[in-house]
Molecule: RNase P RNA; transfer RNA
Organism: Kofleriaceae bacterium
């Protein structure tokens, strides 16, 4: 210098003015017995890193402060963090990369059931198509006086799992020995299985001994094991005001997939038909909150102290215009400079948090790796 | 705002691990003087997209996209 990897941080460029919108506080006027309403003026507040998807986890609320069993769902290497999690941190193992580094839904297939199309001889207590080797029989050739020997071809009976072929997958791999040909048949190394020792909290690792090797794959197939989950969701739910017209049915009902249990119940409860309303207040934003310093911990995170208050709408606000400065692009000009245009992406709170995932014009910083060059 | 469901040929739908099908529509031929109906034959699919599991994915899992429905 070029290329690459990891992490952090920002994301209407800054500033001023005017006009609006929204909700808060103060003040004045007005209405009202009051609570408070309406209007004017002033002050200060007003979108995000994802507010998004609604994919997980919680708080909160109602059902019983949700208890037992069955069914069903979720998670799945180890240790830790946390209110909790399918999240995060640190590690283990496996895979990828020259490397920095990245990726992994990563328990069990010797509990059982099931699946593997096509191809292939054979696909699950394995099998034998071609081939290789041996025995016996037959044909032909050669040698031999002969008995017979030998070569080749064919049939048949066996051996074999080296080689070929099929397949995603064919019952350890490489090498040497061995054999009729072969084969863990024997041996060495690697892999595997069982046991011991050492290290580690653990996943696991290292090493020694024994065994020729049994037990193939799929559990994001059923299933088994361990842990875990009650249901619904702020349109949850609580209260106030107003309006209307009651009537019929059931005996149980309590929105749980089912059973038990528990609770409530006759001036009752539920449900159906009919009728009325489509208002207001609370929930609602001060919270597992944000920032800084010190501190424990490799880290996630925790502790202590100090400081700060930072949107709350309900047809739903958060906008528009202009000036100056900065930046970018184009044109003109010898130059100083001038003119014109742009200042952009993804997107837009709705009960609140912790995560994940997805979208995105761009900008800045730190660390690391590889290649090349120079010293 | 919250909660569900669906996406397969031009249209309406089956299929749920092993070559993607049915009806209508479309094309060619027969039949007819001609058309329709009828008969014979044929073509047409990134199974919404991208990843993952598996030997193998329309099917199983995840993340997105689009469409539809319900909740005072």
């Nucleotide at each position: 210098u070029c290329g690459a990897g990891a992490g952090a941080c920002c994301g209407a460029g800054g500033u001023g003015a005017u006009c609006g919108c929204u909700g808060g506080c103060g003040u004045c006027g007005u209405c009202g017995c009051g609570a408070g309403g309406c209007g004017g003026c002033g002050c200060g507040g007003g979108a995000g890193g994802a507010a998004a998807g609604u994919c997980c986890g919680a708080g909160c609320u109602u059902c019983a402060c949700a208890g037992g069993g069955c069914a069903g769902g979720g998670u799945g290497c180890u240790g830790g963090c946390u209110a909790a999690c399918g999240g995060c941190c640190a590690g283990u193992c496996g895979g990828g990369g020259c490397g920095a580094c990245c990726c992994g839904a990563a328990g069990g297939a010797a509990a059982g059931u099931g699946c593997a199309a096509c191809a292939g001889a054979a696909a699950g207590c394995a099998a034998a198509c071609c081939g290789c080797c041996g025995g016996c029989c037959g044909g032909c050739g050669c040698c031999g006086c002969g008995a017979g020997g030998u070569g080749u071809c064919g049939a048949u009976c066996g051996g074999u799992a080296a080689g070929g072929g099929u397949g995603a997958a064919a019952g350890g791999g490489u090498g040497c020995g061995g054999u009729a040909a072969g084969a863990g048949c024997g041996c060495a190394c690697c892999g595997c299985u069982g046991g011991g020792u050492c290290g580690g909290u653990g996943a696991c690792g290292a090493u020694c001994c024994a065994g020729g090797c049994a037990c193939g794959g799929c559990a994001a197939a059923c299933c088994c094991c361990a842990c875990u989950c009650g249901a619904a969701g702020c349109a949850a739910g609580a209260c106030c005001a107003g309006a209307c017209a009651g009537g019929g049915g059931u005996c149980g009902c309590g929105u749980g997939g089912c059973c038990c249990g528990c609770g409530c119940g006759a001036u009752g409860a539920c449900u159906c038909c009919g009728g009325g309303u489509u208002g207001g207040u609370c929930g609602c934003u001060g919270g597992a909150g944000c920032c800084c310093a010190c501190u424990g911990g490799u880290a996630a995170c925790g502790g202590u102290g100090g400081g700060c208050c930072u949107a709350g709408a309900u047809g739903a606000a958060u906008g528009a215009u202009c000036g100056c400065c900065g930046c970018c692009g184009g044109c003109c000009g010898c130059g100083a400079g001038g003119c014109c245009g742009g200042u952009c992406a993804c997107a837009g709170a709705a009960c609140u948090c912790g995560g994940c995932u997805u979208a995105c014009c761009g900008a800045u910083c730190u660390c690391u790796c590889g290649a090349c060059g120079a010293c | 705002g919250c909660c569900c469901u669906c996406u397969u040929a031009g249209c309406a739908c089956a299929g749920u691990g092993g070559c993607a099908g049915u009806g209508c529509a479309c094309c060619u031929c027969c039949u007819u003087g001609g058309u329709a109906a009828g008969g014979a034959g044929g073509g047409g699919g990134u199974c919404g997209a991208c990843a993952g599991u598996u030997c193998a994915a329309u099917u199983c899992u995840g993340u997105c996209a689009g469409a539809g429905g319900g909740c005072u």